Model confidence (mean pLDDT): 85 of 100. SAM riboswitch aptamer (S box leader) from uncultured Mesoterricola sp., 95 nucleotides, folded computationally.
């Protein structure tokens, strides 16, 4: 510094998986995990006076980082704690 963008076939394998807690979903119509060949994307390199390409290296390729947690602004409900709806900001993750 960014995270409302974008991009999946094959094999092997064989029950998970989506980071954590809740919800909420993916999964035998095949889950992590590997590998393979493909893409996306532009972080670090390369290349160019530059826009820029995208060679090489990491990333990434269901769903907004899936939603949410903590604090808070409006609002509505119930007016006792608190619920619900829109929104800010933080954490916490990722890269």
């Nucleotide at each position: 510094a960014u995270c409302c963008a974008g991009a999946a076939a094959g094999g092997u394998g064989g029950a998970g998986g989506g980071a954590c807690g809740g919800g909420c979903c993916c999964u035998g119509u095949g889950a992590a995990a590997c590998c393979u060949u493909g893409g996306c994307a532009a972080c670090c390199u390369g290349c160019g006076c530059g826009a820029g390409c995208g060679u090489g290296g990491u990333g990434c390729c269901a769903a907004u980082u899936c939603c949410u947690g903590c604090c808070u602004g409006c609002g509505g409900c119930a007016c006792g704690c608190g619920c619900c709806g829109c929104g800010g900001g933080a954490a916490a993750g990722a890269u």
Its Rfam family is "SAM riboswitch aptamer (S box leader)". Rfam describes the family as follows. The SAM riboswitch is found upstream of a number of genes which code for proteins involved in methionine or cysteine biosynthesis in Gram-positive bacteria.